[in-house]
RNA sequence: GGAGGCGUACCCAAGUGGCCAAAGGGAUCAGACUGUAAAUCUGACGCGUUACGCUUCGGAGGUUCGAAUCCUCCCGCCUCCA
Numbered sequence: 001g002g003a004g005g006c007g008u009a010c011c012c013a014a015g016u017g018g019c020c021a022a023a024g025g026g027a028u029c030a031g032a033c034u035g036u037a038a039a040u041c042u043g044a045c046g047c048g049u050u051a052c053g054c055u056u057c058g059g060a061g062g063u064u065c066g067a068a069u070c071c072u073c074c075c076g077c078c079u080c081c082a
Stems, first nucleotide, its partner, number of pairs: 001081007010026003018065001028044005046054003058074005
């Protein structure tokens, strides 16, 4: 230099136009159990005041009534070729 893949919550990871604040696992917090701890079970786990609203999927634009999902550019990582 050429081709391809990937980037999602504290971590791993699913999701590929609407049913998504986004499955599942871990971590964390609270509770139950226990003499204590571990294990196990229950709940919470973006923000706000429940309803619901707001913001979020590497960054910035765009398409669309609607974007984590499609398009463009950029950034980073990985693989292959040279």
Molecule: transfer RNA
Organism: uncultured Alcanivorax sp.